[in-house]
RNA sequence: AGAGUUUGAUCCUGGCUCAGAAUGAACGCUGGCGGCAUGCUUAACACAUGCAAGUCGAACGAAUGGUAACAUUAGUGGCGCACGGGUGAGUAACACGUGGGAAUCUGCCUUAGGGUCUAGGAUAACUACUGGAAACGGUAGCUAAUACUAGAUACACUGGAAACAGGAAAGGAGCAAUCCGCCUUAAGAUGAGCCCGCGCUUGAUUAGCUAGUUGGUAAGGUAAGAGCUUACCAAGGCGAUGAUCAAUAGCUGUUCUGAGAGGAAGAUCAGCCACACUGGGACUGAGACACGGCCCAGACUCCUACGGGAGGCAGCAGUGGGGAAUUUUGGACAAUGGGGGCAACCCUGAUCCAGCAAUGCCGCGUGAGUGAAGAAGGCCUUCGGGUUGUAAAACUCUUUUAAUGAUGAAGAUGAUGACGGUAAUCAUAGAAUAAGUCCCGGCAAACUUCGUGCCAGCAGCCGCGGUAAUACGAAGGGGGCUAGCGUUAUUCGGAAUCACUGGGCGUAAAGCGCAAGUAGGCGGUUAUGUAAGUCAGAUGUGAAAUCCUAGGUUUCAAGCCGAGAACUGCAUUUGAUACUGCAUAACUUGAGUACAGAAGAGGAUGAUGGAAUUCCAAGUGUAGGAGUGAAAUCCGUAGAUAUUUGGAGGAACACCAGAGGCGAAGGCGUUCAUCUGGUCUGUCACUGACGCUGAGUUGCGAAAGUGUGGGGAGCAAACAGGAUUAGAUACCCUGGUAGUCCACACUGUAAACGAUGAGUGCUAGAUGUUUGUACAUUAUGUAUGAGUGUCUGAGCUAACGCAUUAAGCACUCCGCCUGAGUAGUACGGUCGCAAGAUUAAAACUCAAAGGAAUUGACGGGGACCCGCACAAGCGGUGGAGCAUGUGGUUUAAUUCGAAGAUACGCGCAGAACCUUACCAGGGCUUGACAUUAUACUAGCUGUCUUGUGAAAGCAAGACGUCAUUUAGUUGGAGUAUAACAGGUGCUGCAUGGCUGUCGUCAGCUCGUGUCGUGAGAUGUUUGGUUAAGUCCAGCAACGAGCGCAACCCCCAUUUUUAGUUACUAACAGGUUAAGCUGAGGACUCUAGAAAAACUGCUGGUGUUAAACCAGAGGAAGGUGGGGAUGACGUCAAGUCCUCAUGGCCCUUACGUCCUGGGCUACACACGUGCUACAAUGGCAACUACAAAGAGCAGCAAAACCGUGAGGUGGAGCGAAUCUCAAAAAGUUGCCUCAGUUCGGAUUGUUCUCUGCAACUCGAGAACAUGAAGUCGGAAUCGCUAGUAAUCGUAGAUCAGCAUGCUACGGUGAAUACGUUCCCGGGUCUUGUACACACCGCCCGUCACACCAUGGGAGCUGAUUUUACCUUAAGAUGGUGCACCAACCGCAAGGAGGAAGCCAGCCAAGGUAGGGUUAGUGACUGGGGUGAAGUCGUAACAAGGUAGCCGUAGGGGAACCUGCGGCUG
Repeated sequence: AGAGUUUGAUCCUGGCUCAGAAUGAACGCUGGCGGCAUGCUUAACACAUGCAAGUCGAACGAAUGGUAACAUUAGUGGCGCACGGGUGAGUAACACGUGGGAAUCUGCCUUAGGGUCUAGGAUAACUACUGGAAACGGUAGCUAAUACUAGAUACACUGGAAACAGGAAAGGAGCAAUCCGCCUUAAGAUGAGCCCGCGCUUGAUUAGCUAGUUGGUAAGGUAAGAGCUUACCAAGGCGAUGAUCAAUAGCUGUUCUGAGAGGAAGAUCAGCCACACUGGGACUGAGACACGGCCCAGACUCCUACGGGAGGCAGCAGUGGGGAAUUUUGGACAAUGGGGGCAACCCUGAUCCAGCAAUGCCGCGUGAGUGAAGAAGGCCUUCGGGUUGUAAAACUCUUUUAAUGAUGAAGAUGAUGACGGUAAUCAUAGAAUAAGUCCCGGCAAACUUCGUGCCAGCAGCCGCGGUAAUACGAAGGGGGCUAGCGUUAUUCGGAAUCACUGGGCGUAAAGCGCAAGUAGGCGGUUAUGUAAGUCAGAUGUGAAAUCCUAGGUUUCAAGCCGAGAACUGCAUUUGAUACUGCAUAACUUGAGUACAGAAGAGGAUGAUGGAAUUCCAAGUGUAGGAGUGAAAUCCGUAGAUAUUUGGAGGAACACCAGAGGCGAAGGCGUUCAUCUGGUCUGUCACUGACGCUGAGUUGCGAAAGUGUGGGGAGCAAACAGGAUUAGAUACCCUGGUAGUCCACACUGUAAACGAUGAGUGCUAGAUGUUUGUACAUUAUGUAUGAGUGUCUGAGCUAACGCAUUAAGCACUCCGCCUGAGUAGUACGGUCGCAAGAUUAAAACUCAAAGGAAUUGACGGGGACCCGCACAAGCGGUGGAGCAUGUGGUUUAAUUCGAAGAUACGCGCAGAACCUUACCAGGGCUUGACAUUAUACUAGCUGUCUUGUGAAAGCAAGACGUCAUUUAGUUGGAGUAUAACAGGUGCUGCAUGGCUGUCGUCAGCUCGUGUCGUGAGAUGUUUGGUUAAGUCCAGCAACGAGCGCAACCCCCAUUUUUAGUUACUAACAGGUUAAGCUGAGGACUCUAGAAAAACUGCUGGUGUUAAACCAGAGGAAGGUGGGGAUGACGUCAAGUCCUCAUGGCCCUUACGUCCUGGGCUACACACGUGCUACAAUGGCAACUACAAAGAGCAGCAAAACCGUGAGGUGGAGCGAAUCUCAAAAAGUUGCCUCAGUUCGGAUUGUUCUCUGCAACUCGAGAACAUGAAGUCGGAAUCGCUAGUAAUCGUAGAUCAGCAUGCUACGGUGAAUACGUUCCCGGGUCUUGUACACACCGCCCGUCACACCAUGGGAGCUGAUUUUACCUUAAGAUGGUGCACCAACCGCAAGGAGGAAGCCAGCCAAGGUAGGGUUAGUGACUGGGGUGAAGUCGUAACAAGGUAGCCGUAGGGGAACCUGCGGCUG
């Protein structure tokens, strides 16, 4: 410090996720030791048992024990129990924090002064009697005090102006000195109470709250100020700077995190507060409204003799319960501290220790050195090896920890040690006692094999898994951390993702539709004063601990100790005065006023004009009109449309008109008048900051819509009809009502848009336009204002773009945004007559949604170009019969593959057996075939026979006993065993190779440079040109590569060389004839070498180009014709059955051998062909001319036989020699338009050939038979010249079997105006929501399942509030009987006390009514998700009717239509 994830890729916006640190944690696996910490976060749930607050005999009497000294004990009395310890329920508050304040109290403690005199009456204990189950009492009697009471005195105390009045006390111990007390006063210290400023969570879908409420007077009350309380008076007080209400919460020092600012938390430790079963109350006391006190009420638990009693672990342990989860019913008062005591001492679950728990932090260990035969084993392997790995073993050492034994602290200032025989030290033996866990696709360090096969599973995000998974499970190996490691949960961080530091709002989320203006915020120039903000100094405070720094101490560390710094704060005080504020005085530039001018669809009202539509009346006139893509509904012979005249009525204002003008926006358009708002310019006369913005608020606000009343020509939601269509609730047409218009009143929304808030200042220009002014004057002038446009620079921006009319640079104020969906929806509130508007969530779901730009692809977008693509032609297919292939069906099997174009006479250049892969049956098992090893055999290699059998095979027998080497040997054979063979079994979606297709289309790329943040662009675009990215010119490009072309082969011309088997002109020979022979090298031909064609030449056009057009010459002319040659890539195209090959599968079978069958089936459908339908023909006769091939398991001549297929025969030829071999279309004659002398299917009979074998299932011949078919619907194919068409010939395969395929030549046309259209392709451009790319994407209803949620008659709780009723305990007030020791009094009696009763207050309770909130609810609404379903196709391209916004109506649904608006 960043990273992953939206895309084909890019930049941006934006969310989600990860890496870090932390925890009072929990869970999983594992676990050696020690130190220091920590340990019910949940039920403030209920608690058994024990302990947690006593002490004092030096206050007192008594009892018991003791011989006594004395000890112990209950009670009276004193002090303590208000501390310490626990918990966080309540509390949003002066509770807490911080800093101040005045009207207070303070036991014990400290300091100081003074005093401690005189009396008195009781009472518990105790004794007696007695009640009760118990708890606990009752009556009578006795007694003491430092208990209680009275009197005296007292001041420095209290009250009071003063006079004056009031108010105390206690003794005890000791031989004594003396000590401890007691009373009073003053002061201190400590602690506590009260008040105030500031700080302190969320919600406005909580906006008004408040009657003791706010203040005053008087009285009461308190330790003390105060409505604290009461009476009276006044009507205040709080609140948008958030009152009230609701929800949540103890606060702080601090802790965690973070660079910081912040954010989150408030365990342990420390300070404060609150609470003690729930609620209320007071008593005592210095202090409590009291955790281990009291009273009352309530709930719960326990005891009970049923009458009545007892209790409160949120003290320490512990139990149950709850929970993912949190310890021992331990030791000691040795230390520290607390209570009591003169003290000894007692008490102390405070505390100190120990126990349990890896809960955390820190430290240590589980050994060290040497050790390669790189052992064995494991795993992987390309089988060579690699790795585990110096790791182990082995050898040599060490002993921390643990174990055993011994010694043995500090903690303790004099005594006292729970911890504890602990820490520590020493010794002994021995590597001995001690390693796990998570991960290994990317983020993110670390990889292989096997298993599994969208299963099982993983997953923090992206995502893995559908037969080769580094992602699941296991193993080997590796990486990380380590007595721990992972997971889960939570917090901060990363997140600048609420932005103070430190974000944004044209298009990503985001500027209110516009204005006026209140509060508020901000505010021009100068001067003086002040000193609130601001700045500086000082003082006080900011508890300790914590954090930080440098030290010390535990061997180190964690930890602990002392010190410093810091605690960024608050308050007081002194000073400064630039800026802000405040006050005062002034100024003119901001703002406004005045005067003089200017322009304008600015607004309101009233009037007015012409054109047009429609309607009415009349005339002329006749058959149509209207409407559409085409039609129809409709109007018209009852006279339309057309035309002429006249009239009626309503609405809107052509031209001018403009990127123009005005207005705040919405918006505003004939003309005139009246009333009226604003703006601009000039003058620089006046005022003197009067300003800007603007939460709430108020007003205006298109269209649609609503109400009432008018009006209604045209247009036109709804509606009706006609079309279109699969349907058409639409688009189109004919009609047509609300509405559109007016008046008044509502509504308050729009893509109300510049998708750009208002104001001010500053920052280059160019060019239009509207309207002023000034100067110069006629020019398209210059200057200066105010508007309104376009282009462009700096700058800005993610880019697009903006650019003095900013989206630039700054300031002020307001509004708004924070992932997408749910949703601008629900609920609640406000407004509205309604429609609805406004304000405005959540659950749940997803990992995206989105902006701009890029490259492609696509478009029922555009431009240009090409192609037998269309057109122009010729001939076909589709109809018939047959052949052949495919589908389907059938079958035991009909083997398999190929499937739009790019499968279908394709693999197959040839299925009777074989082939053959299929089926049935019969056999074999190291195998039909290959290699190796071991053992054995000699029976070698071979020849032959028999049985059985369909054959293969099985069984048996006979003959014979291999070859080679000098030799050892070598080769070959058989049998058995083992490795292995074998597989046309699967996967072409694991592959190689080969192939098809786009396409012989002209494209596809790279290097360097340049441009762009980038994907990318440029080059390759543009203008010409070409068959061509062919070439030229231009150009931020310059070059290059693969393609194009050329180089290669064949054909066309010529020359030359050579001349056999080819040829024959001349010469010669020769035959019936023939290059037959001699001979020749002329010709043809053969096959070598050359030449020739290059836009080379001329003219024109063109840019002085490339090139095109025309011409000459030439055998050939602009690529001369044909072939071979196929760029980057696309289709997971085809092929595992050509071959090769990974993986998987079979191994007496999925291998192999054999016989027979099948691949040849047949209702049918399709493709490709052949033959035809005839006269351009058929038949017969006659006869001429090719090319290219093949031939020894071959081609086969002559001759003979057969009607023929063919047979006999065997010359010649391994072929320019011989053979196949006859070329056919041709010519002549007949036939004369018919199912024929066309056509030949089908069938019968008889033959021929091949072959072991023609039944299933070959080809051919002869005779006979003589089917369909008379030119073929929709549709569709090929071809541009030696081509189509037509005619025959040959070859491969092959024993035999082509209508197929591949070659060859003969004859030999027609047409192309042209590029509008169909198809395919190329280039540029445009739009895009597509990128597995239009066979794309995608919307809504409906049906089904699940999930959360709204409404809902209600039902059940919780909480709060109002009114009333009842009123415990209690204090207060009143009254006060019976009654009472102290004082007065001789007494009577008095003073005083006081039970009871009464009154108001009041907890709980009751009744009734509101508010808030939670749960639930028949039914119901929409929403989300889902492998897949139904209906359509609304959107994205002009998405096939451009889309969208608002509104209204309609419709199964997306949607359609009307009106107005926007361009996205």